[in-house]
RNA sequence: AACAAAGAUAGAGGUGCGUCUUUUAUCAGUACCCGUCGGGAUCGCAUCAGGGCGAAGGGAACGGCGGGAAAAGGAAAAAACGCCGAAGAGCCGCUGUCCCUGCUGAUAACGGUUCUGGGCCUGCCGAAAAUAUCGUCAGGACUGUCGCCGGUCGGCGGAGCGCUGUCAAAUGU
Numbered sequence: 001a002a003c004a005a006a007g008a009u010a011g012a013g014g015u016g017c018g019u020c021u022u023u024u025a026u027c028a029g030u031a032c033c034c035g036u037c038g039g040g041a042u043c044g045c046a047u048c049a050g051g052g053c054g055a056a057g058g059g060a061a062c063g064g065c066g067g068g069a070a071a072a073g074g075a076a077a078a079a080a081c082g083c084c085g086a087a088g089a090g091c092c093g094c095u096g097u098c099c100c101u102g103c104u105g106a107u108a109a110c111g112g113u114u115c116u117g118g119g120c121c122u123g124c125c126g127a128a129a130a131u132a133u134c135g136u137c138a139g140g141a142c143u144g145u146c147g148c149c150g151g152u153c154g155g156c157g158g159a160g161c162g163c164u165g166u167c168a169a170a171u172g173u
Stems, first nucleotide, its partner, number of pairs: 002173003007167005014084001016083004021078004032068007042055004046104001048102004087116007095108004117143002120140004125135003145158006
């Protein structure tokens, strides 16, 4: 001096990722409340069973008519913030919530593990009120990165625990 392994730090991919606030449309003339008519014994608390509480022949469920009338989730835009395994999803465990118990389900936090470089388009399925949108999977082209091969722009392949720049003395050659 060079290389290798490890460490620290700073970056790149771009219709880039996520969070929160505000506004707007949708949700929906829906849920729900009141009146009235019909109806005639059930109904509610995530469902099934057991229990408990409550409503109900002074009229339950359900339906017609009339009046009143939401919200959350999901979405778009703007601003701000945090960032480049950003983040997302599957499975498992544990804890809390849904009147109590049991099974299941839903939901939130935490932990473990697996997959995915990224956005887009198409399709099945799922979620959702949904023709919005989101998610897994499959396919397609595009794009960024590294390796190999050919040679100026192509081909093949890999994965983010990656890639690029810088750092310093120590370690190894």